[in-house]
């Protein structure tokens, strides 16, 4: 000067499911209770590919542990009218870095 990427901050977009029901009251986004639902906060599980490592092969490559990691799983936790929160997607910025 200062990337791509990463992390934080801030903007916009941003989906699923009951405004079930019953007690109790400090009336409170409030506690407990039964039923039925979602998955995209977070967390579990596990898979392909990719990495390493060993064994076979002339070779393309097969086999075998391990490891990594999901928008797939599971629904512990969260949520099921509106708010709010929400993976992720894009904008904008700052650090610290590469590279000149």
């Nucleotide at each position: 000067u200062g990337a791509c990427a990463a992390u934080a901050c801030u903007c916009u977009g941003g989906a699923g499911a009951g405004u079930c029901u019953c007690a109790a009251u400090u009336u409170a986004u409030u506690u407990g209770g039964g039923c039925g639902c979602c998955g995209a906060a977070g967390g579990u599980g596990u898979a392909a590919c990719a990495c390493a490592g060993g064994c076979c092969g002339c070779a393309u490559g097969g086999c075998c542990u391990g490891c990594c990691u999901a928008u797939c799983u599971c629904u512990c936790a969260g949520g099921c009218a509106a708010a709010a929160g929400g993976a992720c997607a894009g904008g904008g910025c700052a650090u610290a870095c590469a590279a000149u």
Predicted 3D model of a 100-nucleotide RNA (Glycine riboswitch aptamer). The prediction has a mean pLDDT of 78. It was read from a public genome assembly, where an Rfam model found it.